Model confidence (mean pLDDT): 77 of 100. The RNA shown here (Glycine riboswitch aptamer) has 119 nucleotides and comes from uncultured Aquitalea sp. The RNAcentral record of the sequence draws on MGnify.
RNA sequence: CUCUCUGGAGAGCAGGCCCGGGCAGGACGCAGCUUCACCGCUGCCGCCGCCCGCACGGCCUCGCCGAAGGAAACAAGGUGGCCCCGCCACCCCAAUCUCUCAGGCAAACGGACAGAGGG
Repeated sequence: CUCUCUGGAGAGCAGGCCCGGGCAGGACGCAGCUUCACCGCUGCCGCCGCCCGCACGGCCUCGCCGAAGGAAACAAGGUGGCCCCGCCACCCCAAUCUCUCAGGCAAACGGACAGAGGG
């Protein structure tokens, strides 16, 4: 460095629109039944309303997380200088620190890192 096994955190099951599906709930519309007629009953999801598509359709918006990857900066350290036990300049510069581009925010997947075993 790599392979296998095991463990492995955090953050909205967010909201809106469209599209699709369902419900006879509301008022009408249409059809049928009944009636002298009205009323009533049934069906049709055409209108309104409600529910679902959850995490698994499309697009958009806001909030949030850090442990794939990535980025930035810095400690110890090194070199040199000076007004020398301190300071300054430069170089290198780790991280689980910082950022949040990417990625992620039910489960699954992923997952830094750790343990065991092999190459």